[in-house]
Molecule: small-subunit ribosomal RNA
Organism: uncultured prokaryote
RNA sequence: AGAGUUUGAUUAUGGCUCAGGACGAACGCUGGCGGCGUGCCUAAUACAUGCAAGUCGAACGCUCUCGACCUUCGGGUCAUAUGAGAGAGUGGCGAACGGGUGCGUAACACGUGAGAAACCUGCCCCGAAGACGGGAAUAACGCGAGGAAACUUGUGCUAAUACCCGAUGCCCUCCUUGGACCGCAUGGUCCGCUGAGGAAAUGCUCCGCCGCUCCAGGAGGGUCUCGUGGCCUAUCAGCUUGUUGGUGAGGUAACGGCUCACCAAGGCUAUGACGGGUAGCUGGUCUGAGAGGACGAUCAGCCACACUGGGACUGAGACACGGCCCAGACUCCUACGGGAGGCAGCAGUAGGGAAUCUUGCGCAAUGGGCGAAAGCCUGACGCAGCAACGCCGCGUGGGGGACGACGGCUUUCGGGUUGUAAACCCCUUUCAGCAGGGACGAAAUUGACGGUACCUGCAGAAGAAGCCCCGGCCAACUACGUGCCAGCAGCCGCGGUAACACGUAGGGGGCGAGCGUUGUCCGGAUUUAUUGGGCGUAAAGAGCUCGUAGGCGGUUGCGUAAGUCAGGUGUGAAAACUCCAGGCUCAACUUGGAGACGCCACCUGAUACUGCCAUGACUAGAGUCCGGUAGAGGAGCGUGGAAUUCCUGGUGUAGCGGUGAAAUGCGCAGAUAUCAGGAGGAACACCAGUGGCGAAGGCGGUGCUCUGGGCCGGUACUGACGCUGAGGAGCGAAAGCAUGGGGAGCAAACAGGAUUAGAUACCCUGGUAGUCCAUGCCGUAAACGUUGGGCACUAGGUGUGGGACCUACUUAACGGGUUCCGUGCGGUAGCUAACGCAUAAAGUGCCCCGCCUGGGGAGUACGGCCGCAAGGCUAAAACUCAAAGGAAUUGACGGGGGCCCGCACAAGCGGCGGAGCAUGUUGCUUAAUUCGAAGCAACGCGAAGAACCUUACCUGGACUUGAAAUCCUACGAAUCUGCUAGAGAUAGCGGAGUGCCCUUCGGGGAAUGUAGUGACAGGCGCUGCAUGGCUGUCGUCAGCUCGUGUUGUGAGAUGUUGGGUUAAGUCUCGCAACGAGCGCAACCCCUAUUGUUAGUUGCCAGCAUUAAGUUGGGCACUCUAACGAGACUGCCUGGGUUAACCAGGAGGAAGGUGGGGAUGACGUCAAGUCCUCAUGGCCCUUAUGUCUAGGGCUACACACGUAAUACAAUGGUCGGUACAGAGGGACGCGAACUCGCGAGGGGGAGCAAAUCUCAAAAAACCGAUCUCAGUCCGGAUUGAAGUCUGCAACUCGACUUCAUGAAGUUGGAAUCGCUAGUAAUCGCGGAUCAGCACGCCGCGGUGAAUACGUUCCCGGGCCUUGUACACACCGCCCGUCACACCACGGGAGUUGUUCUUACCUGAAGUCGUGGCCCUAACUGCUUGCAGAGGGGAGCGCCUACGGUCGGAACGAUGACUGGGGUGAAGUCGUAACAAGGUAGCC
Repeated sequence: AGAGUUUGAUUAUGGCUCAGGACGAACGCUGGCGGCGUGCCUAAUACAUGCAAGUCGAACGCUCUCGACCUUCGGGUCAUAUGAGAGAGUGGCGAACGGGUGCGUAACACGUGAGAAACCUGCCCCGAAGACGGGAAUAACGCGAGGAAACUUGUGCUAAUACCCGAUGCCCUCCUUGGACCGCAUGGUCCGCUGAGGAAAUGCUCCGCCGCUCCAGGAGGGUCUCGUGGCCUAUCAGCUUGUUGGUGAGGUAACGGCUCACCAAGGCUAUGACGGGUAGCUGGUCUGAGAGGACGAUCAGCCACACUGGGACUGAGACACGGCCCAGACUCCUACGGGAGGCAGCAGUAGGGAAUCUUGCGCAAUGGGCGAAAGCCUGACGCAGCAACGCCGCGUGGGGGACGACGGCUUUCGGGUUGUAAACCCCUUUCAGCAGGGACGAAAUUGACGGUACCUGCAGAAGAAGCCCCGGCCAACUACGUGCCAGCAGCCGCGGUAACACGUAGGGGGCGAGCGUUGUCCGGAUUUAUUGGGCGUAAAGAGCUCGUAGGCGGUUGCGUAAGUCAGGUGUGAAAACUCCAGGCUCAACUUGGAGACGCCACCUGAUACUGCCAUGACUAGAGUCCGGUAGAGGAGCGUGGAAUUCCUGGUGUAGCGGUGAAAUGCGCAGAUAUCAGGAGGAACACCAGUGGCGAAGGCGGUGCUCUGGGCCGGUACUGACGCUGAGGAGCGAAAGCAUGGGGAGCAAACAGGAUUAGAUACCCUGGUAGUCCAUGCCGUAAACGUUGGGCACUAGGUGUGGGACCUACUUAACGGGUUCCGUGCGGUAGCUAACGCAUAAAGUGCCCCGCCUGGGGAGUACGGCCGCAAGGCUAAAACUCAAAGGAAUUGACGGGGGCCCGCACAAGCGGCGGAGCAUGUUGCUUAAUUCGAAGCAACGCGAAGAACCUUACCUGGACUUGAAAUCCUACGAAUCUGCUAGAGAUAGCGGAGUGCCCUUCGGGGAAUGUAGUGACAGGCGCUGCAUGGCUGUCGUCAGCUCGUGUUGUGAGAUGUUGGGUUAAGUCUCGCAACGAGCGCAACCCCUAUUGUUAGUUGCCAGCAUUAAGUUGGGCACUCUAACGAGACUGCCUGGGUUAACCAGGAGGAAGGUGGGGAUGACGUCAAGUCCUCAUGGCCCUUAUGUCUAGGGCUACACACGUAAUACAAUGGUCGGUACAGAGGGACGCGAACUCGCGAGGGGGAGCAAAUCUCAAAAAACCGAUCUCAGUCCGGAUUGAAGUCUGCAACUCGACUUCAUGAAGUUGGAAUCGCUAGUAAUCGCGGAUCAGCACGCCGCGGUGAAUACGUUCCCGGGCCUUGUACACACCGCCCGUCACACCACGGGAGUUGUUCUUACCUGAAGUCGUGGCCCUAACUGCUUGCAGAGGGGAGCGCCUACGGUCGGAACGAUGACUGGGGUGAAGUCGUAACAAGGUAGCC
């Protein structure tokens, strides 16, 4: 510090996810030791049991036990320096600390800083002064009573440091009053005077003390007040009646509405009151570069609470965790009458939960309470136990050791790896174990920890390693298994037979007594942006204006010093953090010091800037005034013509209208057309213009009236009066609503006609609301420049609208120039993701407002406000996805555009589709009908030839190292040949035959055969979607790329586009391109002309000869086959840019690539082929291999493709007569001759072929016949007889002859080929092959028609455009319906929680109250009465729980219902993306 993920790729936007750190954690697997920490986050749920607050006899009386002494034996005393202990009680102090928890609390609760002149303070410290004289009770205890108990009660006795009265007053308080000083408003302090009031325990004693009282001060503690800081929510906007203030009184330690009476009507709030939700606050902790964000366990400070609610008492202090009273819930005891209790103390239990410990030891230390002290108490605390819960440290060994062992895994079978790892050799002993010694913590007595830490010794490598991961992010790879299954997954995504992603194994990587997972927080995330983001198109500028609060604000001067700045003081607890040192062997941990702790308060100073002094002055902002000026700016009232429609009348006759084409409709009752007149409503042609005006919406004939704003010029006046603008107010298209008018045209709804598979649409004919007017609502639009307003600055150019000025000698139009305002275009810098914007900014700055934070759900639900309604404004969540979206790029596509080409269409010729037949295919059938090929580009295709073979298929019969290969062993040379059985494979029995090389003469070897063993063979078995090779296709289309340069952030672009031209990316010109490669063309072959050479087997002009180029002769010609020539737009004319090139012409055998062939760029189709071959993997191995006989591939209701033959007279038949080319031939072609009607037979000359042969060419031509018919056409089918090949023609060959003589009379929709020696037509040859050809591949003969042209169909090329497509239109994608699941809303209601107005009831208790009851202390006297004082019952105010009628908020649930989301290949359509086939959208 970043990375993955939207795309074919790119860029930016944007979300999701990961790597880091942390934890009071939990879970899974594993687990050696020690140190230091930490340990109910949930049920503030309920608690058994034990302990957690007592102590003091030096305050007091009593009882009991033990002891001592005396004794009259009943008892007494402990005085005389006094015996010890226990118990309850009176009294004192403590119990308000310590310990726990975080319910409540959004508050002066907490933090921080101030204040109290408005206060309190036990114990402690310091100082001053005192303690005199009396009195009456009471608990304990005794005797009774009641009760189950808890406990209560009567009476009698008694003490005190318990209680009471009086005295005294250093002094204190209060009243009256005098003075001094001070302050901060009330006021404070000090010194006085008069009056009133106010103390004590002379108690205890060990004689030192310890205590008591009053006053003053301190320390520490507490209380109150204020400034300021720190959560969410406005779908909580108004709250408040003791409320805000005053006067008086009460109350308190004290101020105060704290409380009460009266008076006034205030107080708080958009800087968020009130309400709701959540929450103890802080030091700090975690994270982060920081700013921040999250948290508030342990430790420390404060607060709150103690079963729930209320209340007071005592006390210095409490409204009191281990106190009291009352109410409630719960638990327990009970004799049913009544009682008892409160672990959120330490342990522990149950429960809840993913989850959190021992009913331990000790007061030795530290600290606390009491005590004079000894001491007692102390679950505070110190320790130990449990738990890898965390942090830190240590160990599980070290060195050597290659035959690189065995084993495992893997392999290309060679090896590699595990791996110096092990074994083995030599060492060491930390930790653990055993044994011995043995602390510090304490200054003396005193050590729970603890025989602990630590030290020493002993034995032995001995007792001690796992977890996760290995597709990318992210470090680490192979094998097997599995086969979209099982499973994995943080995101992207893996798995459908070769999975580095699942599972296992081997290996590797990471960490290590731990490792992973889950959860949570921060980070990365600049993804809430103060640091540090945005808003034209990605999410985002309010429809517009005015304006309140607020924010911001021109020049200058004086003052002030609030902000600001500087210095200083105080504070900022400790711990924590950082640094430096120290102590535990180190570290964690801990000790000391320093730093830091942004803040706050105060003091002193500075005055540039901001503020303030409703300060003084100014004029550049703003406004006023004066003079001009343009305009569809607004409102109202009039008015005009054209057109549509309707009405009346005339003319006139059969149609009109409408459409792609029609129909509905109108019309003989007279339409349409046309003329005249009239009615009525609405809108204003031309002018008209990216022209004008307005804030926006918007505004258009014309006149008048009223009225707003702008601009220009002048520079007289005011003197900052300004800008923006949360709330608020006004305006606000269309549609819509209400009332009343109006209604010509147009026209939702609706009706009809068409179209269509349907057509609730598009088209047509009608047509109502509405559109118009008045008034009132609505308040929204793609209200858009998708661009808030204001001010300033930053190149120029060119139009246009409105003003002013200058300019010709003067006037003046036009023109030109300067300047201000408006409205456009192109463009520099700059900005931008790009597109683009660019003085009218999206540039550079300032000020103010609004808005955004992934997509969907959703601008929806609920709530609120507005509205008559429709609906609007405000505005979520659950759930779900990993994207959604912007700009640009390359393609592809378009029922987009432009240009161009092709037998693509058109123009022609001939076919196919109809018939029968052949052949291939589907389908069906079958034991098998082997397999493959599937639009073009499968289908006379693989197959250039299935009777057996082929053959892969089926049935049956056989073989198992195999039919063929290599190696090993044994035997036999090899080889030739016969018989039997069988369908054959095969099996059995024989016969002939002994070779070659070396030799030590024993034997060995080569070749070949047989047998055996195992390695192996074999497979037309699977996968063409694992592959090579080959092939098809687009397409012989003109394209496809690269280097360098340039350009763009980039994908990419440029080049290759453009103007011409070409068959061509062919050439040329231009150009940020310049070059190059693969393609095109050419080079190659055939063909067309000709030359040279050569002249047999070819040829024959002349000569001779023959039946015949047969022979002599010749090589001129034809021909053959080798080398040349020739054609290049070379020449001419015209066009063209002077070019490329095009048109025409000349010459020429041939003319513009002459004709044909071979030749197929980058790539596409996971195209085809594992059955040509090769090959990875998988599968079979007495079978999926091999051999064999027979059968099948030839089947047959049907369907399709491709051929051949026909339907006839341009013909058939018969007879005659011509003319080719190219091929084949020895297991061959086969002549003459001969037989047969013929297929063919016999025959065998010749020929390895320019010699012989196949071989007859056929159409053609000449002649004859047939005369339009199912025929003398056509030949299928069938019968009979044959021929040939072959081991064999039954299934299942071809051909011949005779006989038979089917369909068919030119073929629907549709569709194919062909542009010249082509189509059409005619025959010939060849490969395969024993035989079999209508197929295929070639060859020649005869030999046309047509092309205006590129609108259309198909295919293709280039440019451009749109795109939501990129497995690319066979694309993408929308909505209803059906089904399943999920969350949510509504819902008659039901139910719960919280809060609450009003009212009822009113416990305990404080306070108030007296005429009732009780009453020791004091007072008076009349001596048993009265008074003072106290207590109680009663009553009253307040008030908790409770109750009643309501209300509000928030949940839970609810028949039914609504939309939403998700889901595999469901249904219906085709809405959107291309002009998406009616442009789309709001």